The RNA shown here (small-subunit ribosomal RNA) has 1563 nucleotides and comes from Desulfobulbus elongatus DSM 2908. The coordinates come from a structure-prediction model, not an experiment, and the mean pLDDT is 83. The source organism's lineage runs through Bacteria, Thermodesulfobacteriota, Desulfobulbales, Desulfobulbus and Desulfobulbus elongatus.
[in-house]
RNA sequence: AUAUUGAACUGGAGAGUUUGAUCCUGGCUCAGAACGAACGCUGGCGGCGUGCUUAACACAUGCAAGUCGAACGCGAACGGGACUUCGGUCCCAAGUAGAGUGGCGCACGGGUGAGUAACGCGUAGAUAACCUGUCUUCAUGUCUGGAAUAAUACGCCGAAAGGGGUACUAAUACCGGAUAUUCUUGUUUUUCAUAAGGUUGACAAGAAAAGGUGGCCUCUGCAUAUGCUACUGCAUGAAGAGGGGUCUGCGUACCAUUAGCUAGUAGGUGGGGUAAGGGCCUACCUAGGCAACGAUGGUUAGCGGGUCUGAGAGGAUGAUCCGCCACACUGGCACUGGAACACGGGCCAGACUCCUACGGGAGGCAGCAGUGAGGAAUAUUGCGCAAUGGGGGCAACCCUGACGCAGCGACGCCGCGUGAGUGAGGAAGGCCUUCGGGUCGUAAAGCUCUGUCAAGAGGAAAGAAGUGCAUAGCGGUUAAUACCCGUUGUGUUUGACGGUACCUCUAAAGGAAGCACCGGCUAACUCCGUGCCAGCAGCCGCGGUAAUACGGAGGGUGCAAGCGUUGUUCGGAAUCACUGGGCGUAAAGGGCGCGUAGGCGGUUUGAUAAGUCAGAUGUGAAAGCCCAUGGCUUAACUGUGGAAGUGCAUUUGAAACUGUCAGACUUGAGUACCAGAGGGGAAAGUGGAAUUCCCGGUGUAGAGGUGAAAUUCGUAGAUAUCGGGAGGAAUACCGGUGGCGAAGGCGACUUUCUGGCUGGAUACUGACGCUGAGGCGCGAAAGCGUGGGGAGCAAACAGGAUUAGAUACCCUGGUAGUCCACGCCGUAAACGAUGUCAACUAGAUGUAGGGGGUGUUGAUCCCCUCUGUGUCGCAGCUAACGCAUUAAGUUGACCGCCUGGGGAGUACGGUCGCAAGAUUAAAACUCAAAGGAAUUGACGGGGGCCCGCACAAGCGGUGGAGUAUGUGGUUUAAUUCGAUGCAACGCGAAGAACCUUACCUGGUCUUGACAUCCCGGGAAUCCUUAGGAAACUAGGGAGUGCCUUCAUUCGAAGGAGCCUGGAGACAGGUGCUGCAUGGCUGUCGUCAGCUCGUGUCGUGAGAUGUUGGGUUAAGUCCCGCAACGAGCGCAACCCUUGCCUUUAGUUGCCAUCAGUUCGGCUGGGCACUCUAAAGGGACUGCCGGUGUCAAACCGGAGGAAGGUGGGGAUGACGUCAAGUCCUCAUGGCCUUUAUGACCAGGGCUACACACGUACUACAAUGGCCGAUACAAAGGGCAGCGACACUGCGAAGUGGAGCCAAUCCCAUAAAUUCGGUCUCAGUCCGGAUUGGAGUCUGCAACUCGACUCCAUGAAGUUGGAAUCGCUAGUAAUCGCGGAUCAGCAUGCCGCGGUGAAUACGUUCCCGGGCCUUGUACACACCGCCCGUCACACCACGGGAGUCGGUUGUACCAGAAGCAGUUGAGCUAACCGCAAGGGGGCAGGCUGCCAAGGUAUGGCUGGUAACUGGGGUGAAGUCGUAACAAGGUAGCCCUAGGGGAACCUGGGGCUGGAUCACCUCCUUU
Repeated sequence: AUAUUGAACUGGAGAGUUUGAUCCUGGCUCAGAACGAACGCUGGCGGCGUGCUUAACACAUGCAAGUCGAACGCGAACGGGACUUCGGUCCCAAGUAGAGUGGCGCACGGGUGAGUAACGCGUAGAUAACCUGUCUUCAUGUCUGGAAUAAUACGCCGAAAGGGGUACUAAUACCGGAUAUUCUUGUUUUUCAUAAGGUUGACAAGAAAAGGUGGCCUCUGCAUAUGCUACUGCAUGAAGAGGGGUCUGCGUACCAUUAGCUAGUAGGUGGGGUAAGGGCCUACCUAGGCAACGAUGGUUAGCGGGUCUGAGAGGAUGAUCCGCCACACUGGCACUGGAACACGGGCCAGACUCCUACGGGAGGCAGCAGUGAGGAAUAUUGCGCAAUGGGGGCAACCCUGACGCAGCGACGCCGCGUGAGUGAGGAAGGCCUUCGGGUCGUAAAGCUCUGUCAAGAGGAAAGAAGUGCAUAGCGGUUAAUACCCGUUGUGUUUGACGGUACCUCUAAAGGAAGCACCGGCUAACUCCGUGCCAGCAGCCGCGGUAAUACGGAGGGUGCAAGCGUUGUUCGGAAUCACUGGGCGUAAAGGGCGCGUAGGCGGUUUGAUAAGUCAGAUGUGAAAGCCCAUGGCUUAACUGUGGAAGUGCAUUUGAAACUGUCAGACUUGAGUACCAGAGGGGAAAGUGGAAUUCCCGGUGUAGAGGUGAAAUUCGUAGAUAUCGGGAGGAAUACCGGUGGCGAAGGCGACUUUCUGGCUGGAUACUGACGCUGAGGCGCGAAAGCGUGGGGAGCAAACAGGAUUAGAUACCCUGGUAGUCCACGCCGUAAACGAUGUCAACUAGAUGUAGGGGGUGUUGAUCCCCUCUGUGUCGCAGCUAACGCAUUAAGUUGACCGCCUGGGGAGUACGGUCGCAAGAUUAAAACUCAAAGGAAUUGACGGGGGCCCGCACAAGCGGUGGAGUAUGUGGUUUAAUUCGAUGCAACGCGAAGAACCUUACCUGGUCUUGACAUCCCGGGAAUCCUUAGGAAACUAGGGAGUGCCUUCAUUCGAAGGAGCCUGGAGACAGGUGCUGCAUGGCUGUCGUCAGCUCGUGUCGUGAGAUGUUGGGUUAAGUCCCGCAACGAGCGCAACCCUUGCCUUUAGUUGCCAUCAGUUCGGCUGGGCACUCUAAAGGGACUGCCGGUGUCAAACCGGAGGAAGGUGGGGAUGACGUCAAGUCCUCAUGGCCUUUAUGACCAGGGCUACACACGUACUACAAUGGCCGAUACAAAGGGCAGCGACACUGCGAAGUGGAGCCAAUCCCAUAAAUUCGGUCUCAGUCCGGAUUGGAGUCUGCAACUCGACUCCAUGAAGUUGGAAUCGCUAGUAAUCGCGGAUCAGCAUGCCGCGGUGAAUACGUUCCCGGGCCUUGUACACACCGCCCGUCACACCACGGGAGUCGGUUGUACCAGAAGCAGUUGAGCUAACCGCAAGGGGGCAGGCUGCCAAGGUAUGGCUGGUAACUGGGGUGAAGUCGUAACAAGGUAGCCCUAGGGGAACCUGGGGCUGGAUCACCUCCUUU
């Protein structure tokens, strides 16, 4: 490469949900398959199956077991016929029906699963410890006698059921005798063997029977008997087959909160009993037997083949079919029989039902139908023995609710159909729509076909093989050709289903489609309705006005005579993990050791063969599964053959490994010797420092304590200081990630006793080892008991503070306790959150204790090694963090433990404890999470760095007064609406008397005040009268325009525009929703940030870049760097201002020249100022210094200006559901004679009050009077208005000029100069009020501004608190403008005068970056704990009470059986008889069911009350925890407290921050 071959190999998917996101752990849920199912909607046909899972509840009615005349004796009637005296008799019917005696059967078949946890079942064996009717084979026999009895007849009792009596009778019924073996028993013998035993021979004793039918022959005339023969039955024995009994190994549910159970119990001997071994039973003897490898007890349950699921291993299950068992109303009992302690047999007791004459009787569907009840739920009171099978019989045949069929149910599986082709005007109609169209949709209609099923008509199987009879043969038997038996051929006869399957024909698309779903998982989308309602939901979750999630519709998806839902099982679930999991932090290592059982075990030799491996044999029923191949048209279904059944048993081998036995070894382990370190333990003793107390001295007014204080001590002398003394406890420094110990733990010194460890060199023992359920011991602190002791400290307690409160934190006191002895307790964050032991697997570097080596005189250094103890680190592992020779790596051995959160380490029960309590340890219920590690943010009463009028340093204010204005509140008919921390409140509003105006009251209109379309009329427009508050209503008069066409003209028609009337589409809405939106705006914040591409790192979210070192106003720039680049922001570009130049020169300017009314007025000029256009200029460019050779900073020069020159415009990604539907736009909703529109009047202007923002002041840096100087920027025709006159004035009358660098508003004011006032409620201050006016405007009452005269309030610098400002700024002074008829103390601009201060970043506020902690992520305005109150739910306790079950003791004792008695009764045998033998009734005894009494155990229901738990809407009280959570938290323990909790003692880090120490890494 090619060819050939391979029956029983065909197979493993995930998803949703914890989070802002991620990985992991972990539960919950879904997709699959299945069902004896049920329910909802729907429903054409057929085949094959299947159908009370609940009440083993109760049952009416019918049927379900009979048969045999070839075992036996009897024996009708109806009807028909004959005769008749009409009474009856006879014959047939008929030896029939029928019952009875007898035989066989009724122990099978059929039902059910209550009981049973057991040799019940399964499997493999044993029976040398047994039985077996019928059937088969072989052998032998079947002789001789006898006594009864039912039926029947007569009569009696009883309601009945039934019973007694008298008389007769048969048998294959019953009894006696004979005979008999390879039978039974006993004795003996032989031989075999595994203990009792089997086998062989002999002897003795004992035990049988039944006949029936057919045929033939002899005698004979016939018949019969005898006999012969065939068949059959019977008896005995032997064997077989099939069936059964008993025994044994192994397997066979859960609970240890069941740990001890047992007297016939365990065994022996003798006896009894059984078919048979055996305590099965009994007497005696012994004292045993079972149990942690689970006895005993409790709960549940029929077991298996199989069935469902699963890749398998497994898990669940035990309907239908097959095997076994058990049961038959409940309990007990025996009889008969080969077999029963018997479903359709018996007796007794009990419960229930029925009948009754009340005396007494009857019954048992868990057989088939059927009824009631129960229940979510399960069928016909059918046909037939035709087939298969069973019983009886010689047979025919009979019986058979077994069975075969049919009926009902879509209950399941399987098959078929409900049509096929063509058909675009893409019909009508529905739905949607962006209004164009799309879609249902080739779908329909129409046209052309087909004929499955159903309907009608016709035909028409297989299932039938036989048996019997008839006939023809053959064979057997026999004397026989007869009979009988067997067999062959022919004929005849048998079908419930059923005229069914199947076939043909007829006609006709005609009669035949639903159900669920459409948010994700999960295939399939839109509209309407609803509005956290109604509802949905398997999980996540939908619904609060635009719902693909609710309900309907259209459309779609899936399956289809079904489809969904519910329930259950397996799967997914590796979520109990054998296959196939884990335990540092997620749930999980016992607090630590010693050690029993058990498990495991070093090297080597030999033996063995239990485990192990291989072969063989037997078995593993059938059915089922699987394979091959047949049969129904196919399939389901089914026939035949095979494979498989992974198991068990027997047997033959192998000997590596494990085991066992025997021998050896030294490396595991141990012993001896030497040396060494140590807070290892126990006891006794000793010391010094300090605190406190007492005594004495000195000494005087405080001490003490705290954030600050006070309680407290002290003039009765404290504190302080000196001396002396007492007493108890603890042992400074050394002291150290140093030492020792198993852990807890151990710290002054000395002595005594004592355990362990390490090193070294040799010797010895020879696997002596490891682990370790139970068990035993040790075990911090607290606590308990008894007795001591008590200095300090210190729960409780008291007082003082703090606080809203303070049962706390702080302070002053203070008792148990802390200490000692003895005895308990037995728990800790008893932690390395890491069990013990052993082996292996890179290194580096400290430290503690030994040993060795080179060199050296030595100290010392260096190197190697053993043991311990740290840190870093590779591979590897890990979810990550991290671990990493001291493993969390790679392996082995053994133990402990885990299986979602809560309930709960709780309840009950047990054990322990003096108690506190410890230990062992659930469930109901409830949630869809709880959790680990890491990430990004946000936050912190965490840390570091930095910035900002943030603080500080200053200046001036606000908060006090009066007024103005806005807001809240209140009031009101209305006081329209919005804005509400900063970021609302002189805000929208750049201006409410009417209007505005949106509000209120009243009067009006309804196609409308406004837009478009249609129709009619009129032109428009103007004037005017009446009513009325007006809107409006009703009139009168004047008046006809423009364009086009026709037309001579008058005029007519049409159109544009306007007015008016009408109908309807529609208008209108400052009505709602800014949480449906657009647009616009505010704010953080002009803060320096926000991101992306590629690459790299990480499982991933993410990180890196963007961090770091410098620097900056700046993520500005530089350097470094697994990053390299880029974008939006910063900066710059823009405007303005500051300097200069150029250009230009009117309305601006005037240096020079001239004129002049002295005014740039005029000529002239454009130099200057200015105007307004274009340019220049500033860039860290230059110098010096600092700095990393950088960026940059500091200083300097020059310059008008210097480091962004000043100011403005410009606002990144985003945040606040920020604001606005009342600017505008807009979805949806609402309204439509009103929420629209018009009008008059009122209101928005109210007023006990509170707040914000301003103005004016309180005065001498001032007020007043007089004089006097200098701006800028604006505005102006319905306008600004010079100037003149009048008025004290506001203003008025006239009115030039100006559409503006020209004229006007328009005098700037503070300033300066002079005068006066002299500290006062004033010559300050001006509110308020009275009077008189001016102006605007239809109109100043509510409600304007201004003027004059008069009046002259509060207020004398402002509490807590708080605001602005860093230079031309603050402060102060005036001027202008918008809005506007009129009306600013507001707003927006303009210029004048013109400061002070900043050391600095500790603190307050805001912000940026880095880092840290976090239980936060709607992100600290977060999260969250406990009591209390209310509602509901389940549970525990509970005086008791009511049941169930079971134990013990006793009483009782039916039926039955056994024993005994049997005076009563009695056929067979014996006997001449009497009588005997035998039997029966009856009595007694024993055993014993129900029942009763007493007392326990276990368990369940219920209960006043009570305890905690869980869940609930926005309840109450606090704030415990999460950040250093504001006193770090947590664990054990004790005390206290409304509560979370607080405090004491000991422990832990799973504590932040700062400092120090030690160690490590790098240089």